A computed fold for a 478-nucleotide part of an RNA from an uncultured bacterium, annotated as small-subunit ribosomal RNA, 3' major domain. The RNAcentral record of the full RNA draws on ENA and Greengenes. Model confidence (mean pLDDT): 81 of 100.

[in-house]
Context: one part of a larger RNA
């Protein structure tokens, strides 16, 4: 110098505290672990593994087992030989293969030959989701969006090294004043981008309908119109700009005007020097090393879904702020559609089916938003709660749902009566609660990822717990 201290000073964070709701008990759903197995492939393990890679293991996928099968190989390039290619609709057919048809005899040429494309042979080689993330590149997590990391030059000091970067104040921020043996700069902060919140303009369709007219059971449904919503390009606007006060006449802090918005307006992208030989060789590249009639490569068919048991992450309730039913009476966003969404109509309690308009979509579908309100009902019960499990019977996808799918109808009716120690999220359109859509995807979502609608409580504070800056101080570590 750093690191560390149950030393100090000073700061700051859903860290506490000051709240609202959860886990933790139940049942399921998922993901680990152990345990079984032929195989349950295989990797990650404190925050920072465990609803994570996986945006979707029935076969594939696929790395595991078990059987069977190939050996120049699925693929690629060279070399030696032969060889001329090829096959589309259609008819027949239960399906295929033969076969009938079809088009027609690859291209170039100096006639040696060469390119193309098949088939056999040869070996040089291919191919390995085998090891090594402690040989490594990318690429990622973390500390932490914390406010720090430095360098040049100049000065101190024999020298490791200080200085600047401390020190007064300020700030979200090493932000910015002032002071100062330092004076300047880089990387980070901060703005520069995207959204979202007010206007203006410019545009008017596939959006929209204010005022004229028309027309209808009813509807922007038709003339028209572009004002208003909205789309989606330009442009204004927020700088502490102004007024008082505090302060050092400074940065800058408090409080008001005006304003749609006030002090980074909200969100998001954006991650400095490193640190943990953190993560990955199983995306990919990749050095070594190790398998080559196998650790490769093809098939069936099991596994990865096992189940006495622990943990972690979630959905569903345990009930009256509720449950259920009728009334149809309501109000979004955001996004997907062509091997695709699929209206209406018609059958089916229903899951669906049959039929077949529009739509490459501001036009046409998905599509019903649900919570909410209105009115009955039920009257505190393991109940009309709660829906696991079971049993028939059917539905979709797919070539196949037995292992091992999702959904639907009738039957069945399990644990749970609000959770021990201990723990986790959250400061505002946040939490809490309600439903939409969408990746992957034949099919399969309590998971991710996104869009709304309802819509709080609290926050004196920083004594303490956890993390972290900063500047002293010791000090067994460097």
């Nucleotide at each position: 110098u750093g690191a560390c201290g149950g030393g100090g000073g000073c700061c700051c964070c859903c860290a506490c505290a000051a709240g609202c709701g959860g886990u933790g008990g139940a049942g399921c759903a998922u993901g680990u672990g152990g345990u079984u197995u032929a195989a349950u492939u295989a990797g990650a393990c404190g925050c920072g593994a465990c609803g994570a890679g996986a945006a979707g293991a029935a076969c594939c996928u696929c790395a595991c087992c078990a059987g069977a099968u190939c050996u120049c190989g699925u693929c690629a390039u060279c070399c030696c030989u032969c060889u001329g290619a090829c096959u589309a609709a259609g008819a027949g057919a239960g399906u295929a293969a033969u076969g009938c048809g079809g088009u027609c005899u690859c291209c170039c040429u100096u006639c040696g030959g060469g390119g193309c494309a098949g088939a056999g042979g040869u070996g040089a080689c291919a191919g390995g989701u085998g090891g090594u993330g402690c040989a490594u590149g990318g690429u990622u997590g973390u500390c932490g969006u914390c406010a720090g990391c430095u360098c040049g030059u100049g000065u101190c000091g024999u020298g490791a090294g200080a200085u600047g970067u401390u020190g007064g104040g300020u700030u979200a921020a090493g932000u910015c004043c002032c002071g100062c043996a330092a004076c300047g700069a880089g990387c980070g902060c901060a703005a520069c981008c995207c959204u979202u919140g007010u206007c203006c303009u410019u545009a008017g369709u596939a959006g929209c309908c204010a005022g004229c007219a028309g027309g209808u059971a009813a509807a922007g449904c038709c003339g028209g119109g572009c004002a208003c919503u909205c789309u989606a390009g330009g442009g204004a606007g927020a700088c502490u700009g102004c007024c008082g006060g505090a302060g050092a006449u400074a940065a800058u802090c408090c409080g008001g005007a005006g304003g749609a918005a006030g002090g980074u307006g909200g969100g998001g992208a954006u991650g400095a020097c490193g640190u943990c030989a953190a993560a990955u060789c199983a995306u990919c590249a990749u050095g070594c090393c190790c398998c080559u009639u196998a650790c490769g490569a093809u098939c069936u068919g099991g596994g990865c879904u096992a189940c006495a048991c622990a943990c972690g992450u979630g959905c569903u309730a345990c009930a009256a702020u509720g449950g259920c039913g009728u009334u149809a009476a309501a109000c979004a966003a955001a996004g997907a559609g062509a091997a695709g969404c699929a209206a209406c109509c018609c059958u089916g309690c229903g899951a669906a089916g049959g039929u077949a308009a529009g739509c490459a979509a501001a036009u046409c579908u998905c599509a019903a938003a649900a919570a909410c309100a209105a009115c009955g009902u039920c009257u505190c019960a393991g109940u009309u709660c709660g829906g696991a499990u079971u049993g028939c019977a059917g539905g979709c996808u797919g070539c196949a749902a037995c292992u091992c799918g999702c959904c639907u109808g009738c039957a069945u009716g399990a644990a749970g009566c609000u959770g021990g120690a201990a723990u986790c999220g959250c400061u505002a359109g946040u939490a809490a609660u309600c439903g939409c859509g969408a990746a992957u995807c034949a099919g399969c979502a309590u998971g991710u990822c996104g869009c709304g609608g309802u819509g709080a409580a609290u926050a004196c504070g920083u004594u303490c717990c956890c993390g972290g800056g900063u500047c002293u101080u010791g000090c067994a570590c460097u």